[in-house]
RNA sequence: UUUAAUAUUUAAGCGCUAGAGGUUAAAUACAUGAGAUCGGUAUUUAAGUAUUUAACUUGACGAGGUUGGGGAGUAUCGAAAAUUCAGCGGGUGCCCCACGGUAUAAGUACUACCGUUAAAAGCUGGCAAACCUAAGAAGUAAUUCUUAGAACAAAUUCAGCUAGGUACUAGGA
Numbered sequence: 001u002u003u004a005a006u007a008u009u010u011a012a013g014c015g016c017u018a019g020a021g022g023u024u025a026a027a028u029a030c031a032u033g034a035g036a037u038c039g040g041u042a043u044u045u046a047a048g049u050a051u052u053u054a055a056c057u058u059g060a061c062g063a064g065g066u067u068g069g070g071g072a073g074u075a076u077c078g079a080a081a082a083u084u085c086a087g088c089g090g091g092u093g094c095c096c097c098a099c100g101g102u103a104u105a106a107g108u109a110c111u112a113c114c115g116u117u118a119a120a121a122g123c124u125g126g127c128a129a130a131c132c133u134a135a136g137a138a139g140u141a142a143u144u145c146u147u148a149g150a151a152c153a154a155a156u157u158c159a160g161c162u163a164g165g166u167a168c169u170a171g172g173a
Stems, first nucleotide, its partner, number of pairs: 014089004019085001020058011033045001035044002061078003067098005099115005106169005121162005132149007
C1' cells in the first nucleotide's frame, strides 16, 4: 500500500461517475505566422490544431419536508456568470390500507380534509446560502478548501383574519 472479515460513525439538492467537458504528460500527423535585420528578399524560428493512450479534475446553492405497512415511481420552492447537462442508486412527496386528529355540548357510525404543529381554500405578514468582493492554504495546471464582508428569494411551516357535514342516541323546556 492492497484484499477480506468484524465493529463504530456518517444522508436526503443526498451518494456515486462509465457519457460529455476541462488540465497535464507522451506518441503520431498537419501547420507556418509574430519578432529579429534601415527597407526588401532569403535565412533562422516560440506558439498552435487534431487524434490516441494514461493520470487527475468538474459533475445541485440553500429553504422546506418522515404515524405504521404496502405499491408505483423523472417527488415541493425559489437563487445562480445555468455541465445545477446526462446516467445509476437512494429519498421525508403521491396512491391504497390500518391507526389517530378535526368538522362549534357529549358519544357512536358514515363521509370529507389532514398526520401528532393532525380542514381544504382565500387574504395579510415574515424567513437563506452559494454567486460576488477581499485575504490565505494545497496543486505544474484544471481545480479544491478555509476565513471575513455586503446583500437579494419563493413555496411550506409559523402568526393573524375569514372559513365546515349527515344520521342516530333523543326527547323536553